A computed fold for a 161-nucleotide RNA from a mouse gut metagenome, annotated as Lysine riboswitch aptamer. The sequence is in RNAcentral, with records from MGnify.

[in-house]
RNA sequence: GUAGAGGUCGCGUCAGACAUCAGUAGGCAGCAGGAUAUGACAGGCAUAGAGGAAACUGUCGAAAGGGGAUGACGCCGAAGGCGGGUAUGCCUGUACAUAUUCGUCUGGGCACAGUAUGCGAACAGCACUGUGACUGUCAUCCGGAUCGGAUGGAGAGCUAC
Numbered sequence: 001g002u003a004g005a006g007g008u009c010g011c012g013u014c015a016g017a018c019a020u021c022a023g024u025a026g027g028c029a030g031c032a033g034g035a036u037a038u039g040a041c042a043g044g045c046a047u048a049g050a051g052g053a054a055a056c057u058g059u060c061g062a063a064a065g066g067g068g069a070u071g072a073c074g075c076c077g078a079a080g081g082c083g084g085g086u087a088u089g090c091c092u093g094u095a096c097a098u099a100u101u102c103g104u105c106u107g108g109g110c111a112c113a114g115u116a117u118g119c120g121a122a123c124a125g126c127a128c129u130g131u132g133a134c135u136g137u138c139a140u141c142c143g144g145a146u147c148g149g150a151u152g153g154a155g156a157g158c159u160a161c
Base pairs, nucleotide, nucleotide: 001161002160003159004158007076010075011074012073013072014071015070018067026060027059028058029057030056036048037047038046039045040094041093042092043091044090079106080105081104082103083102084101085100086099087098088097089096107135108134110132111131112130113129114128115127118126119125137153138152139151140150141149142148143147
């Protein structure tokens, strides 16, 4: 440098359908109410509002993100996490989301517990921390030796050429 392996819940992207989101947001109406409401929160600013705000009642009634399964595609640092910077979301700050960049961590999935009242509509899922066995790989050692066991390490690794 090239080509491969780990797993049948390997990793990620996309697609349509499905459930959830949610009887929510919002529309219309009221013989209902009478001055606030919205932009994540605070301050500002802006918009709507007596040509009637919020709440309430009746009626109609979504979507996005997230989700499990299926299919297709790309792959095996696949990919993801954490922290910092920059830009955008009306301005500033805090928070969140997206993109990008720098640094750092993780072999892989699973189960359980905990957590800033973490993110999230959510009991789904994600994130972080810890524990546990499983699994692949290499090293060392042992044995009854193409296998099994013990201990330890990490993907910049391992195998073949």